[in-house]
Glycine riboswitch aptamer from Vreelandella zhaodongensis, 91 nucleotides, folded computationally. The organism belongs to Vreelandella, within Bacteria. It was read from a public genome assembly, where an Rfam model found it. Rfam family: Glycine riboswitch aptamer. Its family is annotated with glycine biosynthetic process in the Gene Ontology.

């Protein structure tokens, strides 16, 4: 130096489900909180199939559940894509 993989910034994309109802508070607006029912699956977190072990256990997802978290925009956002930093593997 190139390639490949991780990580992190910095730029673009990036889905799903309540503009429910009831009550407080702002004069109203519309917004925030609280309750109640319904809903999402892509922050986070939880759980397993093979398999290892064979008593517990360990054990991946975009699969499950729904603690959290979210249900007009907006912000978030898993994941992707382009770049830059650094590590790390081969040559």
């Nucleotide at each position: 130096a190139c390639u490949g993989c991780a990580a992190u910034a910095g730029c673009g994309g990036g889905a799903g489900a309540g503009a429910c109802u009831g009550g407080u508070g702002c004069c109203a607006c519309g917004c925030a909180c609280c309750a109640g029912c319904g809903c999402c699956g892509a922050a986070g977190g939880a759980g397993c199939a093979a398999c290892g072990a064979c008593c517990c256990c360990g054990g991946a997802a975009a699969c499950u559940c729904u603690c959290a978290g979210g249900c007009c925009a907006a912000c978030g956002g898993a994941c992707c894509g382009c770049c830059a930093u650094u590590g790390c593997c081969a040559u």